The RNA shown here (c-di-GMP-I riboswitch aptamer) has 88 nucleotides and comes from Candidatus Immundihabitans aquiphilus. Rfam family: c-di-GMP-I riboswitch aptamer. Its family is annotated with cyclic-di-GMP binding in the Gene Ontology. Of the family's consensus pairs, 95% are formed in the model. Model confidence (mean pLDDT): 83 of 100. It was read from a public genome assembly, where an Rfam model found it.
[in-house]
RNA sequence: AGUUGAAAAAGGUAAACUGACUGAAAGGUCAGGACGCAAAGUCCAUGGGUUUAAAGUACUUAGGUACUAGGACUGCCAGACUACCGGC
Numbered sequence: 001a002g003u004u005g006a007a008a009a010a011g012g013u014a015a016a017c018u019g020a021c022u023g024a025a026a027g028g029u030c031a032g033g034a035c036g037c038a039a040a041g042u043c044c045a046u047g048g049g050u051u052u053a054a055a056g057u058a059c060u061u062a063g064g065u066a067c068u069a070g071g072a073c074u075g076c077c078a079g080a081c082u083a084c085c086g087g088c
Base pairs, nucleotide, nucleotide: 002088003087004086005085012037013036017032018031019030020029021028022027035075041081042080043079046078047077048076049073050072051071056067057066058065059064
């Protein structure tokens, strides 16, 4: 430097659920908690996907209904960049 994750060590992260705060919602933050993860690290979220629908638009039997992202999700999949330990 390339490749790889069998066993191991040091560590990292933290699903569901619960509580508090926040938000129209989706969701987010903090604390508890561990199902998992070898990139579950990063990207003004780059492409696809998923999700919500306050505002807006259209309709309305006036109760609402439909559409829509400048709101969200990277622990849905790709892509780019970087990294600990071990093997070869």